Two RNAs folded together computationally: RNase P RNA and transfer RNA, 419 nucleotides in total.
Model confidence (mean pLDDT): 78 of 100.
RNA sequence: CGGGUGUGUCAGGGAAUCGCGGCAGGCCUCGACCUGCUGAGGAAAGUCCGCUCUCCACAGAGCACGAUGCCAGUGAACAGCUGGGCGGGGUAACCCGACGGAAAGUGCAACAGAGAUGUGUAUUGCGCGCAAGCGCGAGGGUGAAACGGUGGUGUAAGAGACCACCAGUGCGGGUAGUAAUACCCGCAGCUAGGCAAACCCCAUCGGGAGCAAGGUCAAAUAAGGCGCAUUGGGGCUGCUCGUCCCGCUAAAAGCGCCGGGUAGACCGCACGAGGCGACCAGCGAUGGUCGUCCCAGAUAGAUGAUUCCCCUCGACAGAAAGCGGCUUAUCGACACACCCGACCG
RNA sequence: CGGGGCGUGGCGCAGUCCGGUAGCGUGCUUGAAUGGGGUUCAAGAGGUCGACGGUUCGAAUCCGUCCGCCCCGA
Numbered sequence: 001c002g003g004g005u006g007u008g009u010c011a012g013g014g015a016a017u018c019g020c021g022g023c024a025g026g027c028c029u030c031g032a033c034c035u036g037c038u039g040a041g042g043a044a045a046g047u048c049c050g051c052u053c054u055c056c057a058c059a060g061a062g063c064a065c066g067a068u069g070c071c072a073g074u075g076a077a078c079a080g081c082u083g084g085g086c087g088g089g090g091u092a093a094c095c096c097g098a099c100g101g102a103a104a105g106u107g108c109a110a111c112a113g114a115g116a117u118g119u120g121u122a123u124u125g126c127g128c129g130c131a132a133g134c135g136c137g138a139g140g141g142u143g144a145a146a147c148g149g150u151g152g153u154g155u156a157a158g159a160g161a162c163c164a165c166c167a168g169u170g171c172g173g174g175u176a177g178u179a180a181u182a183c184c185c186g187c188a189g190c191u192a193g194g195c196a197a198a199c200c201c202c203a204u205c206g207g208g209a210g211c212a213a214g215g216u217c218a219a220a221u222a223a224g225g226c227g228c229a230u231u232g233g234g235g236c237u238g239c240u241c242g243u244c245c246c247g248c249u250a251a252a253a254g255c256g257c258c259g260g261g262u263a264g265a266c267c268g269c270a271c272g273a274g275g276c277g278a279c280c281a282g283c284g285a286u287g288g289u290c291g292u293c294c295c296a297g298a299u300a301g302a303u304g305a306u307u308c309c310c311c312u313c314g315a316c317a318g319a320a321a322g323c324g325g326c327u328u329a330u331c332g333a334c335a336c337a338c339c340c341g342a343c344c345g
Numbered sequence: 346c347g348g349g350g351c352g353u354g355g356c357g358c359a360g361u362c363c364g365g366u367a368g369c370g371u372g373c374u375u376g377a378a379u380g381g382g383g384u385u386c387a388a389g390a391g392g393u394c395g396a397c398g399g400u401u402c403g404a405a406u407c408c409g410u411c412c413g414c415c416c417c418g419a
Base pairs, nucleotide, nucleotide: 001341002340003339004338005337006336007335008334009333010332012310013309014308015307016306017305018304020039021038022037023036024035025034026033027031041316045327046326048325049324050323051322052321053210054209055208056207065206066205067204068203069202070084071083072082073081074080085099086097087096088095089094100201101200105199106198107195108194124139125136126135127134128133148166149165150164151163152162153161167191169188170187171186172185173184174183175182176181214267215266216265217264224258225257226256227255228254232246233245234244235243236242274293275292276291277290278289279288280287281286311314346418347417348416349415350414351413352412355371356370357369358368365402373389374388375387376386377385395411396410397409398408399407
């Protein structure tokens, strides 16, 4: 200098005017007022996981269903993150992995092929035989996949049929490690294949619904409850008033109070598993201590518009209960560490 | 804001649970029967199964991510 890998930060900047949400203060004027402060993100997104919170359900246990799945740690929790192991990719830095179990059982494997899993058998082939037929499964061939590999013994021809070595599996033991696992020794049967993002088995975990959850106050209105007074019939009496009895523990309308909870107002709802800085512990995720800061909060829903200047000419995109992750979208810029190549000293 | 469902020829649907051949109706094209049309009969064309990855020998089907459409909740 060129190419690359990883981690982190930023996400045009400045000025003026007008407008909008929130908060605080002001006022002989309480407002469509004035002043000041403040106002989106790394993903606010998808709603894919995990929680907080709220209501409902719930003695305990089991089944079913669902999720997770190498080991250790971290954390409120997780399918996240960190470190390690194993496997794969890359010259390397580094990256990727749904990575328990296929000798518990069931199932699946189209077409082709002789044969697709303790199964099957001959098209070609090898051997015996005059032939019919019999023996064999090494080679060719088919297929995504064909029941260890090499060399030898053996045989009519052959074959783990047998032997040596190698690979793999299981069992037992040892060493290192918390563990996953790695390495070594011995024995065994000779090979017991693939798919569990097929059923399933094993281990661990999980009650359901969601802030339009849920709660407080409360104009209006229905059911319902209580209280108050009024209306009816008969007698005294022919009528009215009055009075007595019945109606009446009934019915109807009215008023008041309660109840109920719509409009509306408020809470939930903005101080939190919070941000920033320093130090300490740890390889790290992360944790601890101290200091410091307060950082949108609407309810038809604010965060915008215009003008000017500068530059590298500006991507994806907009909060709605909150938080931790993952995933997806994204013009680019910068910092640090590391790898490879070339050249110069 | 929250929850649920669905994408398969032009249109309406099956197949997806339990993976190997994509099928049915209607429409379309050609031919026949008719003087012509309808109807009927025969033959045929038309599909990246919403997109992209993964698992598997093999994916419309199983798993993940994304896109679009529809429905429900005061």
It holds a member of the Rfam family "Bacterial RNase P class A". The family's RNA type in Rfam is ribozyme. Gene Ontology terms of the family: tRNA processing, ribonuclease P activity and dimeric ribonuclease P complex.